[in-house]
Molecule: transfer RNA
Organism: Lachnospiraceae bacterium
RNA sequence: GUCACUGUGGCUCAAUGGAUAGAGCAUCCGCCUCCGGAGCGGGGGACUGUGGGUUCGAUUCCCGCCAGUGACG
Numbered sequence: 001g002u003c004a005c006u007g008u009g010g011c012u013c014a015a016u017g018g019a020u021a022g023a024g025c026a027u028c029c030g031c032c033u034c035c036g037g038a039g040c041g042g043g044g045g046a047c048u049g050u051g052g053g054u055u056c057g058a059u060u061c062c063c064g065c066c067a068g069u070g071a072c073g
Base pairs, nucleotide, nucleotide: 001072002071003070004069005068006067007066010025011024012023013022018056027043028042029041030040031039049065050064051063052062053061
């Protein structure tokens, strides 16, 4: 330099055009308990790397850029 893949809460992942972007872990609160790091219930937290485009509607499709990983030279 070229090509491919990836980028979504603190972490790991889902959602492949349509309703307030879901789940697990973590965290916080409560219950239980002799105590609790176990068990049970509940809360907060991401407008999806970034800037545009297409569309009535974009996490999803298209283009540029940024970052990471891999392959080739």